[in-house]
């Protein structure tokens, strides 16, 4: 410099021939408890790493860039 993988909720990571995004943990409210822990019932939370393309639609596809990991010289 080349070349391959990643990047989706506070963390871990799921998301399949393209059709409007999810789980676990964690945080919040509630019931339960004298009171806390456990337990149970629900909520809140994303511009899908950035911009651009394609496409009737794109987290998925094509380009370029940005970061993080890796190999080769």
């Nucleotide at each position: 410099g080349c070349c391959c993988c990643a990047g989706u909720a506070g963390c871990u990571c799921a998301g399949u021939u393209g059709g409007u995004a999810g789980a676990g943990c964690g945080u919040c409210u509630g019931c339960c408890u004298c009171g806390u822990a456990a337990g149970c019932a629900g909520a809140a939370g994303g511009u899908c790493a950035u911009g651009g393309g394609u496409u009737c639609g794109a987290c998925g596809c094509c380009c370029a860039u940005c970061u993080g990991g890796g190999g080769c010289u």